[in-house]
RNA sequence: GCCUUAUCAAGAGUGACGGAGGGAAUGGGCCCAAUGAAGUCCGGCAACCGGCAACAUAAAGUUGCACGGUGCUAAAUCCCACAGAACCUAGUUCUGAAAGAUGAGGU
Repeated sequence: GCCUUAUCAAGAGUGACGGAGGGAAUGGGCCCAAUGAAGUCCGGCAACCGGCAACAUAAAGUUGCACGGUGCUAAAUCCCACAGAACCUAGUUCUGAAAGAUGAGGU
């Protein structure tokens, strides 16, 4: 990199360093940012995998801890782009797909 699969409207800083950008990519929109962006560290959140404990067991399992491996820490994955449905032909709402992110497994 590719494939499979689960999840993606909850949650998480009045910190330090840093200095201008950021919200994945393209287009459109809308936002965040010198009252300090990205990034790094610390803190925190969560509980996907491993571990440990309790319960249950034929097996699968359920609950908890947060020790290890990741992840995350503005806004729904910030919203729209494709298809369908309802209202009815402007547009709004809903459902799904696509794309993407993260974990686990495989190649």
The prediction has a mean pLDDT of 86. This is a predicted structure of a 107-nucleotide RNA (SAM riboswitch aptamer (S box leader)) from Thermohalobacter berrensis. It matches the Rfam family "SAM riboswitch aptamer (S box leader)". Rfam links the family to the GO term regulation of gene expression.